[in-house]
RNA sequence: AACUGGGAUAGAGGUGCAAAAUUCAAAAGUAAAACUGUGGAGUUAAGCCCGUUGAAGCAGCUUGAAAGGGAAUUUUGCCGAAGUAUUCAGAUACCGCUUUAAUGCUGAAUAACUGGGUAUGUGCAGAAUAUGCACAUAACUGUCACAAUAUUUAAAUUUGUGAAGAGCUAUCAUUCAU
Numbered sequence: 001a002a003c004u005g006g007g008a009u010a011g012a013g014g015u016g017c018a019a020a021a022u023u024c025a026a027a028a029g030u031a032a033a034a035c036u037g038u039g040g041a042g043u044u045a046a047g048c049c050c051g052u053u054g055a056a057g058c059a060g061c062u063u064g065a066a067a068g069g070g071a072a073u074u075u076u077g078c079c080g081a082a083g084u085a086u087u088c089a090g091a092u093a094c095c096g097c098u099u100u101a102a103u104g105c106u107g108a109a110u111a112a113c114u115g116g117g118u119a120u121g122u123g124c125a126g127a128a129u130a131u132g133c134a135c136a137u138a139a140c141u142g143u144c145a146c147a148a149u150a151u152u153u154a155a156a157u158u159u160g161u162g163a164a165g166a167g168c169u170a171u172c173a174u175u176c177a178u
Base pairs, nucleotide, nucleotide: 001175007172008171009170010169011168014079016078017077018076019075020074021073022072023071024070032063033062035060036059037058038057042050045099046098047097048096082114083113084112085110086109087108088107089106090105115141116140118138119137120136121135122134123133124132125131143163144162145161146160147159148158
C1' cells in the first nucleotide's frame, strides 16, 4: 500500500437506543355488576350453552375496574444500538365450552431502507391536544473525503461542498512491495 476472507478485538457520537421493576397521572366515574322501570326476541366472528320464569337496547340509582400507551426514579443490556418493510411460522375471542381469525401479538429470515436526536407539516394508530410509526422539509450534531483559509516547521482552527454505519478511530491478523 493493496487484495481475499463483510478477518479479530476494543472504542466514539448524546435530550443516544432498548428492556425490566416501583410509584404517579390519565384511561374514568368509562366498561362491567346488583336493584327498579321500559322493552318484547335475541345474544356471538360462528356454534353450543343462555333467553317469554323475559334476550338485546334505553333510562334511573348503587357499587365501581383493567389493559395498551405516558412521566419520574432505579437497574440491566448495548452503539444497526434500534426501528420500519417484505416473506415464513406460531399462539390468541369478552369471568362458561369449542372452532376459527387479523391492518393487532411473538419469533425467524432478507447484501431491503434509515448515521443520530429535534422541530414543523401530512397520514395511520390511540380516550387524548400525550405518545408511537411512516414520509417530506428545515436547520443542528458526530465521522470521513475534497477545496479554501488563520496561526504555523508540520498538524491542530474556521468556512463551503459531498458521502453513508457493509461507515469511522485504534491495535493486531493475512498477502504483497520497498